[in-house]
C1' cells in the first nucleotide's frame, strides 16, 4: 500500500430501512440472624467521526479514525 472482518449500555452481544434491546454487572426494594443465592424493579446509549441517499438510517452509499486477520 491492497483485500476481508469488526467498532451499538461498564462488559459480552442482538436489532438486515419504521419507537435501539437482551444477558451479565451496578443501584433500590423483597426474602433472612447476616451474607450469598433467589424474586421484583430502576437507572444507564451523540449506534467510532463527518457527509450523502430517503418521508424515515445502527442498518444503504462515500471519505476518514481505530482494532483483528490476510496479501505483497
Nucleotide at each position: 500500500u491492497c483485500c476481508g472482518g469488526g467498532g451499538u449500555a461498564g462488559c459480552u452481544c442482538a436489532a438486515u430501512g419504521g419507537u435501539a434491546g437482551a444477558g451479565c454487572a451496578a443501584c433500590u426494594g423483597g426474602c433472612u440472624g447476616u451474607u450469598a443465592a433467589c424474586c421484583a424493579g430502576u437507572g444507564g446509549g451523540u449506534u467510532g467521526u463527518c457527509g450523502g441517499u430517503u418521508c424515515g438510517a445502527a442498518u444503504c452509499c462515500g471519505a476518514c479514525c481505530c482494532c483483528c486477520g490476510g496479501a505483497g

Background: Transfer RNA from a Candidatus Peregrinibacteria bacterium, 72 nucleotides, folded computationally. Model confidence (mean pLDDT): 81 of 100. Rfam family: tRNA. Rfam's curators write: Transfer RNA (tRNA) molecules are approximately 80 nucleotides in length. The family's RNA type in Rfam is transfer RNA.